[in-house]
RNA sequence: GGACGUAAAAGGCAAAUCUACUGAAAGGUAGAGACGCAAAGUCACGGGUCUAAGGCAUGGUGCAUGCUAUGACAGCCGGACUGCCAUA
Repeated sequence: GGACGUAAAAGGCAAAUCUACUGAAAGGUAGAGACGCAAAGUCACGGGUCUAAGGCAUGGUGCAUGCUAUGACAGCCGGACUGCCAUA
């Protein structure tokens, strides 16, 4: 330097849920809380998933339904970058 995660050691992150705030929603932020995670660190590049404010269409009268990201998810998969300790 590259590869790698069986057992250690020091640790790290934090699912669901609850409370508050925010958002049209999905979701996000903070506190509590731990399901789990060797990258559950960072990034929307590719696929996928979620939402539908706005727009369009239909039916109808002040509503309903459908389609659609420019919104979101990195703890869905792949990819890119970076990283602790140990091992051969």

The RNA shown here (c-di-GMP-I riboswitch aptamer) has 88 nucleotides and comes from Ectobacillus ponti. Of the family's consensus pairs, 95% are formed in the model. The sequence is in RNAcentral, with records from Rfam. Rfam family: c-di-GMP-I riboswitch aptamer. Gene Ontology term of the family: cyclic-di-GMP binding.